The RNA shown here (c-di-GMP-I-GGC riboswitch aptamer) has 89 nucleotides and comes from a Gammaproteobacteria bacterium. The organism belongs to Gammaproteobacteria, within Bacteria. The coordinates come from a structure-prediction model, not an experiment, and the mean pLDDT is 84.
RNA sequence: CGAGACAAAGGUAAACCCGUCGAGAGGCGGGGACGCAAAGCCACCGGUCCUCACGAACAGAAUGUUCGAGGACAGCGGAGCUGCCGCUG
Numbered sequence: 001c002g003a004g005a006c007a008a009a010g011g012u013a014a015a016c017c018c019g020u021c022g023a024g025a026g027g028c029g030g031g032g033a034c035g036c037a038a039a040g041c042c043a044c045c046g047g048u049c050c051u052c053a054c055g056a057a058c059a060g061a062a063u064g065u066u067c068g069a070g071g072a073c074a075g076c077g078g079a080g081c082u083g084c085c086g087c088u089g
Base pairs, nucleotide, nucleotide: 001089002088004085011036012035016031017030018029019028020027021026034075040081041080044078045077046076047073048072049071050070051069054068055067056066057065058064059063
């Protein structure tokens, strides 16, 4: 540097439930474990999701769609940074 075992020590915690914050996506805390060898960190690229307020275009009765803008997701993929262990190459 590569690749991860029915190994050791430990870590994390999906759905769902409760509380709480938020307009929402969703966040945080508790319970709970489907999973995870980076399911540690990071919104840089792609993606998905949200829209109280804001800008534009189109259609319009309500309003909708698209783009912008702002936001969320790191347990969707990629880039970047960091890291435990020893069957192993």